[in-house]
RNA sequence: GGCCCCAUCGUCUAGCGGUCAGGACAGCGGCCUUUCAAGCCGCAAACACGGGUUCGAUUCCCGUUGGGGUCACCA
Repeated sequence: GGCCCCAUCGUCUAGCGGUCAGGACAGCGGCCUUUCAAGCCGCAAACACGGGUUCGAUUCCCGUUGGGGUCACCA
C1' cells in the first nucleotide's frame, strides 16, 4: 500500500429503512430494612465523523478517522 471485517448509553450488548433506539451491569433517587447488602420501583445516559440515495437512514452507498485480520512491498 491492496483487500476484508468492526465502530450504538460509563461498560457489555440488541436492533439492520418508519422503535419517543431496547436490555444487563454500573450511576442517581425512592421503597423495604434497626443498618448495610440483596430485592422492588423510578430517573438520566448512546447510533465515530462528513457526504450521497430515499418521503424517511442507526440501518443502504461513498469517503475520512480509529481498531482488527490477511496479502504484498521494503530489507